[in-house]
Context: one part of a larger RNA
């Protein structure tokens, strides 16, 4: 002198941006944080319509009972999502992370393309009976759908091969529909074409993700040897995939003073600060990357996990309990309780932007988008302007003349920026739906796509931003320091006391250095003090 997630002291007017448990990866009450699809399925507990019946009369209302008949929908089957989105840095000195490469792989949702969707089969759940348990939840018996599960056919530019051959899929739903056929008294519902849609086998692309290598990545030699699956081959086995990844023999190798191995400390980076730069500190917000989700271990489903709000073990803790058993994991968002110098609200809303699911409509999102609390930092503004000498009074110094506060201040004129009242008012909104028109189609005025177009609606902040208009200088200055580095001086108290001090030093009766006060520097909604960095 810059500079910070900062604290603490004193003092505080508004706005705008960022920021905000750095400590105990301590423990947690309580409410939220991952659901969603009836256009995949059997149904039908609730809450609504409807249609049949019965009752009551106020004759078109009210109860009631039956029917999944419809609008929807708890539980359940079933698909996708819960591997993202947030959180923390405890571990880890590593291929973690950076950088440049590399080859022996895998992919659910999208995009493109190729061919294909025949025919069947038999559970199990919810439901119904019933058993146990205090609860958690559990067991038996029966019944049932399905895009849920198995056969069985086809089989390629798919896999395996000994080149002969083998192995090896599917599932359907919505909507529209003239003619002909079932089935039915009829309403209809199917078959049947037909748009979308999903479903099964390849091929390629997009993103994404696993693996290997060069290099580069704190300190300690008061840490000098370390290794037995170790090092390399061969077989065999295991993954998507290379490889001692694993296992059998062989064969004895392989790191190391260019620093192995222990020990410590520690996420890594982009980049942030400081500096003319070379360096030097740091890695808080924001972004990529890894590692974790009470501790420790395991798999399991799945395209992806060894899985923060999944399951199993074991262990500490916590709480339930009938003592037989049971339930739990804020390093999600709020919030307690403890630590500690010290760090926020148990808010609002999905409007918007982004994520799940769904055809959609919409649901669901402590992601996000706002608000609320902190002068915590940045920035901008504002406490008035102009004029006013009787140089007023008061204070304060004195040589007792007078200096000095000090145009300051009252008066006088103005002005209204912010706050305040009150009224206007943007942008953040695009969309979806509806109407036309055109394509598509064996036909269609359905369904689908395309395009145009109109009207009407969707906004948490929000009493927004901004703007007008009233009133009145009205509500809005403080803090350190004045001995010398270093800008800024006199007086009184006190007397090596009681204080001061960053160094050097001040105080023992005339202290510019303590304390006060008057003046006066600096900086100013801040100003100083501590801690930290260059």
């Nucleotide at each position: 002198g810059a500079u910070u997630g900062a604290a603490c002291g004193c003092u505080g007017g508004c706005g705008g941006u960022a920021u905000g448990c750095u400590u105990a990866a301590c423990a947690c009450a309580u409410g939220c944080a991952a659901g969603u699809c009836g256009a995949a399925c059997g149904g039908c507990a609730g809450c609504a319509a409807a249609u049949a019946c019965c009752u009551g009369c106020u004759u078109g209302c009210a109860g009631g009972u039956a029917u999944g008949u419809u609008g929807g929908c708890g539980a359940g089957u079933g698909g996708c999502g819960g591997a993202c989105g947030g959180g923390u840095g405890a571990g880890u000195a590593a291929c973690g992370c950076g950088u440049a490469g590399g080859a022996a792989u895998c992919a659910a949702c999208c995009u493109u393309u190729u061919a294909g969707c025949g025919g069947g089969g038999g559970u199990c759940a919810a439901c119904c009976u019933u058993a146990g348990g205090a609860a958690a939840c559990u067991g038996a018996g029966g019944c049932u759908a399905a895009u849920a599960c198995c056969g069985c056919a086809u089989a390629u530019a798919c896999u395996c091969u000994a080149c002969g051959g083998a192995g090896g899929a599917a599932a359907g739903c919505u909507g529209g529909g003239g003619a002909g056929c079932u089935c039915g008294a009829a309403a209809g519902a199917g078959u049947c074409c037909u748009c979308g849609u999903g479903c099964u086998a390849g091929a390629a692309g997009a993103u994404g993700a696993a693996c290997c290598u060069g290099c580069g990545u704190u300190a300690g030699a008061u840490u000098a040897g370390c290794u037995u699956g170790u090092u390399g081959g061969u077989g065999g086995g295991g993954u998507a995939a290379a490889g001692g990844c694993c296992u059998a023999c062989c064969a004895a190798g392989g790191c190391g003073a260019u620093g192995a191995u222990c020990u410590a400390u520690g996420g890594c980076u982009g980049u942030u600060c400081u500096g003319a730069g070379a360096g030097g500190a740091a890695g808080a917000u924001c972004a990529g990357c890894c590692a974790c989700a009470c501790u420790g271990g395991g798999a399991c489903u799945g395209a992806g996990a060894c899985a923060c709000g999944g399951c199993c073990c074991a262990g500490a803790c916590u709480c339930c309990u009938a003592c037989g058993g049971g339930a739990g994991g804020c390093a999600g968002c709020a919030g307690u309780a403890g630590g500690g110098a010290a760090u926020a609200u148990u808010g609002c809303a999905c409007a918007a932007u982004g994520g799940g699911c769904g055809a959609a409509a919409g649901c669901c999102u402590g992601a996000u988008g706002c608000a609320g609390c902190a002068a915590u930092g940045c920035c901008g503004c504002g406490u008035g302007u102009g004029u006013g000498a009787a140089g007023a009074a008061g204070g304060c110094c004195u040589g007792c003349g007078g200096g000095u506060u000090g145009u300051a201040a009252a008066g006088c004129a103005c002005u209204u920026u912010u706050a305040g009242u009150a009224g206007g008012g943007a942008g953040g909104a695009a969309a979806a739906a509806g109407c036309a028109a055109u394509g598509c189609c064996a036909a269609a005025u359905a369904c689908c796509a395309u395009u145009g177009u109109c009207u009407a609606u969707u906004g948490a902040c929000g009493u927004u931003a901004c703007c007008u208009a009233c009133a009145g200088a009205a509500g809005a200055a403080g803090c350190a320091c004045c001995g010398g580095c270093u800008a800024a001086c006199u007086c009184u108290g006190u007397g090596c006391c009681a204080g001061c001090a960053g160094c050097c030093g001040c105080g023992g009766u005339a202290a510019u250095a303590c304390a006060g006060a008057g003046g006066g520097u600096g900086c100013g909604a801040g100003c100083g003090u501590u801690a930290a960095u260059c």